[in-house]
RNA sequence: UUCUUAUCGAGAGUGGCUGAGGGACAGGCCCGACGACGCCACGGCAACCGCGCGGCCGCGACCAGCGCCGCGGCCAGGUGCCAAUUCCUGCCUUCGACGCCGGCGGCACCGCGGCGCCGAAGGACAGAUGAGGG
Numbered sequence: 001u002u003c004u005u006a007u008c009g010a011g012a013g014u015g016g017c018u019g020a021g022g023g024a025c026a027g028g029c030c031c032g033a034c035g036a037c038g039c040c041a042c043g044g045c046a047a048c049c050g051c052g053c054g055g056c057c058g059c060g061a062c063c064a065g066c067g068c069c070g071c072g073g074c075c076a077g078g079u080g081c082c083a084a085u086u087c088c089u090g091c092c093u094u095c096g097a098c099g100c101c102g103g104c105g106g107c108a109c110c111g112c113g114g115c116g117c118c119g120a121a122g123g124a125c126a127g128a129u130g131a132g133g134g
Stems, first nucleotide, its partner, number of pairs: 001134008013042005021031003025090004043082003047079003054075007086126001091123006098116004103112004
């Protein structure tokens, strides 16, 4: 850097350094000199790995017994994370409310259709993180 796959409505902050932007992009909305973002230290969270090749426990097989072996759980450990749902929305579909139409049908109105806008649900795109591969 790229591919595959899983997850993304939960959870978890103090101190020090620095000093102006930050929340990936765009719009919105937030955070920020009462010091954000970033870096460091300590602390915490628990998503993935935890196999080969760490520790403990349980089960199975074998065994006189222990060990070896297989499976599972917990932990150490690795990565990650610790404002706001990935902060919200971006594209598509469906449903509903409202508005418009010198569109159609039946004459005030209604039904159908189109467009706009708002809301809800689902899916996609993008992004982040883990695991595996190139």

This is a predicted structure of a 134-nucleotide RNA (SAM riboswitch aptamer (S box leader)) from an Acidobacteriota bacterium. It was read from a public genome assembly, where an Rfam model found it.